Background
SAM riboswitch aptamer (S box leader) from a Verrucomicrobia subdivision 6 bacterium, 134 nucleotides, folded computationally. NCBI's taxonomy places the organism under Bacteria, Pseudomonadati, Verrucomicrobiota, Verrucomicrobiia, Verrucomicrobia subdivision 6. Its Rfam family is "SAM riboswitch aptamer (S box leader)". Rfam links the family to the GO term regulation of gene expression.

C1' cells in the first nucleotide's frame, strides 16, 4: 500500500511551543488572533483487540490445549485509538408523504404522468478506527 471483515447518534481538555488555517473532497454550515494546523507535557475517554473470572463444545499424554458464549475498568504506569458540533449536515440511488409548475385522460368529481423542491426513514458510495491477511 491492497484486500476482509466489525463499528461510527456514548464518551472524554488544559498547558507550553507555533502563528492562520481547521472540521478528508465539493456544496452549505461551523469552528478559529477570547490563537487554527502540527509538535511537546500533563490530564482524561473507553471504541476495538488484549487480560481476568464465569461457562460450553471439541480434543487430552489427564497437567492442560484450541474455539464459542456470558460478565467485568475495583484490570487504562497492556497494544490501537480517541478527547466541539450524529462521520457537523449533504452529495448516488430507489421509496413513502407534502408543496410548486406543467402535460394527458374525463362532461364533471376527480384520475394518471413528467420536472422541480421540502421533508421522513432506507440502501450505497466515500471516510475514520479497530482486528485479521497480504
Nucleotide at each position: 500500500u491492497u484486500c476482509u471483515u466489525a463499528u461510527c447518534a456514548a464518551g472524554a481538555g488544559c498547558a507550553g511551543u507555533g502563528g492562520a488555517g481547521g472540521g478528508g473532497c465539493u456544496g452549505g454550515c461551523c469552528c478559529u488572533g477570547u490563537g487554527a494546523a502540527a509538535c511537546u507535557g500533563c490530564g482524561g475517554c473507553a471504541a476495538c483487540c488484549g487480560g481476568a473470572u464465569c461457562u460450553c463444545a471439541u480434543c487430552u499424554u489427564c497437567g492442560g490445549a484450541u474455539g464459542g458464549g456470558a460478565u467485568u475498568g475495583g484490570c487504562g504506569a497492556g497494544g490501537u485509538g480517541c478527547c466541539a458540533a450524529a462521520c457537523c449536515c449533504a452529495g448516488u440511488c430507489a421509496g413513502g408523504c407534502g408543496c410548486a409548475u406543467u402535460c394527458c385522460c374525463g362532461a364533471g368529481a376527480g384520475g394518471g404522468g413528467a420536472u422541480g423542491u421540502g421533508u421522513c426513514g432506507g440502501a450505497a458510495a466515500g471516510g475514520a478506527u479497530g482486528a485479521g491477511a497480504g